[in-house]
RNA sequence: CAUCGAAAAAGGCAAACUCGGUGCAAGCCGGGGACGCAAAGCUACGGGACCCCCUCAGGGUUAGCCGGGCUACCGAA
Numbered sequence: 001c002a003u004c005g006a007a008a009a010a011g012g013c014a015a016a017c018u019c020g021g022u023g024c025a026a027g028c029c030g031g032g033g034a035c036g037c038a039a040a041g042c043u044a045c046g047g048g049a050c051c052c053c054c055u056c057a058g059g060g061u062u063a064g065c066c067g068g069g070c071u072a073c074c075g076a077a
Base pairs, nucleotide, nucleotide: 004075005074012037013036017032018031019030020029021028022027035064041070042069043068045067046066047065048062049061050060051059052058
């Protein structure tokens, strides 16, 4: 350094639900809250799913659906 992930250490994130806000919607933002997560950090590139529109076409969302890319704490086997 790469791979890997422990009965280690320091920490981190935050599902459902709920309150407020926002959007036509999917959903998103903030507070509370923890189901879980070794990338549950970032990225919409490929696939899937969802929403808007719909003749075709197009637009949007989802990274905690899967895969890929970029970055990264610690160091047992």
Predicted 3D model of a 77-nucleotide RNA (c-di-GMP-I riboswitch aptamer) from Cryobacterium lactosi. The source organism's lineage runs through Bacteria, Bacillati, Actinomycetota, Actinomycetes and Cryobacterium.